[in-house]
RNA sequence: CUCUUAUCCGGAGAGGUGGAGGGACUGGCCCAAUGAAACCCGGCAACCAGCUUUGUCGUUGGUGCAAAGUAUGGUGCUAAUUCCUGCAGGAGUUAAAUGCUUCUGACAGAUAAGAG
Numbered sequence: 001c002u003c004u005u006a007u008c009c010g011g012a013g014a015g016g017u018g019g020a021g022g023g024a025c026u027g028g029c030c031c032a033a034u035g036a037a038a039c040c041c042g043g044c045a046a047c048c049a050g051c052u053u054u055g056u057c058g059u060u061g062g063u064g065c066a067a068a069g070u071a072u073g074g075u076g077c078u079a080a081u082u083c084c085u086g087c088a089g090g091a092g093u094u095a096a097a098u099g100c101u102u103c104u105g106a107c108a109g110a111u112a113a114g115a116g
Stems, first nucleotide, its partner, number of pairs: 001116008013041001015040003021031003025086001027084002042078003047074003050070007082108001087105007
């Protein structure tokens, strides 16, 4: 970097360093010297591994599978729904709509686990 699968309307500090930017991209709309990014500490969560309990397949054991729990290890996350939106379709509104409101599905993106 590519592919596969799962998740993305919940959760998380008025701490330290740092100094101007940040929210992927488009168009919006926001956050920021009452201090951005980044780093450290703290926190949240529970995807993977570990551990515990229960159930289940099986030949009693080990192993396998499933569920619940834990939070030791590996990530991740810690303004706003993935902040909204971008393509297609449905419904409502309208005289009619390329307008507005809303729903569904894609696309894109993020994270995890696995494969190349």
Source information
SAM riboswitch aptamer (S box leader) from Desulfotruncus alcoholivorax DSM 16058, 116 nucleotides, folded computationally. The prediction has a mean pLDDT of 85. Its Rfam family is "SAM riboswitch aptamer (S box leader)". Its family is annotated with regulation of gene expression in the Gene Ontology. Rfam describes the family as follows. The SAM riboswitch is found upstream of a number of genes which code for proteins involved in methionine or cysteine biosynthesis in Gram-positive bacteria.